Transfer RNA from a Sphingobacteriales bacterium, 71 nucleotides, folded computationally.
RNAcentral records the identical sequence in 2 taxa.
It matches the Rfam family "tRNA". Its family is annotated with triplet codon-amino acid adaptor activity in the Gene Ontology.
The RNAcentral record of the sequence draws on ENA.
The coordinates come from a structure-prediction model, not an experiment, and the mean pLDDT is 84.
The organism belongs to Sphingobacteriales, within Bacteria.
């Protein structure tokens, strides 16, 4: 150079057209003599532009980054 695959929370994944979730982290609290663990309540996110649609993480397109595979 060709062709595929990827991107969502600080980090590991969900959600594939109708409210953006989970773990795990973080911050508060319950217990505890005190810590730890375990409960409970929180805060944080859709790589970038256009396009389609009453509505786009999702669907099309361009680019950017990672990564596979080929010459």
């Nucleotide at each position: 150079g060709c062709g595929g695959a990827c991107a969502u929370a600080g980090u590991u994944c969900a959600a594939g057209g109708g409210u953006a979730g989970a773990a795990u982290a973080g911050a508060g609290g319950u217990c505890u003599c005190c810590a730890a663990a375990a409960c409970c309540u929180u805060u944080g996110a859709u790589c970038u532009g256009g396009g389609u649609u009453c509505g786009a993480a999702u669907c099309c397109u361009a680019g950017u980054g990672u990564c596979c595979g080929u010459g």